Glycine riboswitch aptamer, 94 nucleotides, folded computationally. Its Rfam family is "Glycine riboswitch aptamer". Gene Ontology term of the family: glycine biosynthetic process. It was read from a public genome assembly, where an Rfam model found it. The coordinates come from a structure-prediction model, not an experiment, and the mean pLDDT is 77.

[in-house]
RNA sequence: GGAGGGAACUCUGGAGAAGUCCGUUUUAUACGGGUGCCGAAGGUGCAAGGCAAAAUCUGCCGAAUCUCUCAGGCAAAAGGAUAGAGUGCAAAUC
Repeated sequence: GGAGGGAACUCUGGAGAAGUCCGUUUUAUACGGGUGCCGAAGGUGCAAGGCAAAAUCUGCCGAAUCUCUCAGGCAAAAGGAUAGAGUGCAAAUC
RNA backbone atom coordinates (compact mmCIF):
# COMPACT_ATOMS: atom_id res chain seq x y z
C1' G A 1 0.00 0.00 0.00
C1' G A 2 -3.92 -3.67 -1.26
C1' A A 3 -7.62 -7.33 0.33
C1' G A 4 -10.84 -8.37 4.33
C1' G A 5 -15.03 -7.41 6.79
C1' G A 6 -18.01 -5.23 12.15
C1' A A 7 -20.91 -1.49 13.76
C1' A A 8 -22.72 3.64 12.86
C1' C A 9 -25.15 7.39 9.92
C1' U A 10 -28.19 9.04 5.43
C1' C A 11 -31.88 7.85 1.53
C1' U A 12 -35.63 4.36 -0.41
C1' G A 13 -38.95 0.01 0.11
C1' G A 14 -41.28 -2.46 4.26
C1' A A 15 -46.32 -7.04 6.61
C1' G A 16 -50.19 -8.58 10.22
C1' A A 17 -54.63 -7.60 13.31
C1' A A 18 -61.67 -3.64 15.78
C1' G A 19 -61.58 3.39 12.11
C1' U A 20 -64.75 -2.25 18.14
C1' C A 21 -67.90 -1.34 22.99
C1' C A 22 -68.52 1.73 27.65
C1' G A 23 -67.00 6.00 30.30
C1' U A 24 -64.17 10.83 30.91
C1' U A 25 -63.22 15.25 28.34
C1' U A 26 -64.49 21.50 25.06
C1' U A 27 -64.35 18.35 20.04
C1' A A 28 -61.23 14.20 19.62
C1' U A 29 -57.75 10.30 16.44
C1' A A 30 -56.52 12.01 23.53
C1' C A 31 -57.16 9.40 28.51
C1' G A 32 -59.27 5.11 31.63
C1' G A 33 -61.71 0.41 31.37
C1' G A 34 -64.12 -4.17 28.71
C1' U A 35 -64.19 -7.74 24.83
C1' G A 36 -61.99 -9.76 20.34
C1' C A 37 -57.53 -10.04 17.57
C1' C A 38 -51.96 -9.35 15.49
C1' G A 39 -46.29 -10.28 15.60
C1' A A 40 -41.72 -7.60 12.41
C1' A A 41 -39.31 -2.67 18.11
C1' G A 42 -37.83 -4.83 22.85
C1' G A 43 -38.41 -9.18 25.94
C1' U A 44 -39.80 -14.92 27.36
C1' G A 45 -39.09 -20.26 26.06
C1' C A 46 -35.72 -24.19 23.44
C1' A A 47 -33.00 -27.77 19.17
C1' A A 48 -28.27 -29.23 17.74
C1' G A 49 -24.06 -28.53 20.32
C1' G A 50 -21.03 -27.17 24.53
C1' C A 51 -19.60 -26.89 29.86
C1' A A 52 -19.77 -29.04 34.87
C1' A A 53 -16.78 -33.73 40.85
C1' A A 54 -23.99 -34.65 37.24
C1' A A 55 -22.35 -39.84 36.41
C1' U A 56 -28.26 -43.77 32.76
C1' C A 57 -32.31 -39.73 35.35
C1' U A 58 -28.97 -33.54 37.23
C1' G A 59 -27.57 -28.37 36.61
C1' C A 60 -25.80 -24.37 33.54
C1' C A 61 -24.84 -22.04 28.64
C1' G A 62 -27.29 -22.06 24.04
C1' A A 63 -30.50 -19.59 17.40
C1' A A 64 -34.57 -17.99 14.43
C1' U A 65 -39.01 -14.76 10.60
C1' C A 66 -40.18 -20.78 15.46
C1' U A 67 -42.82 -19.99 20.40
C1' C A 68 -45.36 -17.00 24.29
C1' U A 69 -48.08 -12.38 23.87
C1' C A 70 -45.15 -9.45 29.30
C1' A A 71 -44.31 -5.02 26.52
C1' G A 72 -45.98 -3.15 21.85
C1' G A 73 -49.66 -2.90 18.04
C1' C A 74 -55.01 -3.39 15.20
C1' A A 75 -57.73 3.95 9.55
C1' A A 76 -53.87 7.69 8.46
C1' A A 77 -49.43 9.55 10.72
C1' A A 78 -45.65 7.60 13.81
C1' G A 79 -43.14 3.10 14.85
C1' G A 80 -41.38 -1.20 12.36
C1' A A 81 -37.89 -7.02 11.91
C1' U A 82 -35.60 -6.73 7.53
C1' A A 83 -33.92 -5.58 2.26
C1' G A 84 -31.40 -2.34 -1.42
C1' A A 85 -28.24 1.92 -2.30
C1' G A 86 -24.78 5.55 -0.46
C1' U A 87 -21.03 7.88 3.09
C1' G A 88 -16.77 8.06 5.99
C1' C A 89 -14.37 5.06 9.70
C1' A A 90 -12.69 -0.44 13.05
C1' A A 91 -10.56 -5.48 14.72
C1' A A 92 -8.81 -10.43 13.64
C1' U A 93 -6.67 -12.39 9.36
C1' C A 94 -4.18 -12.64 4.30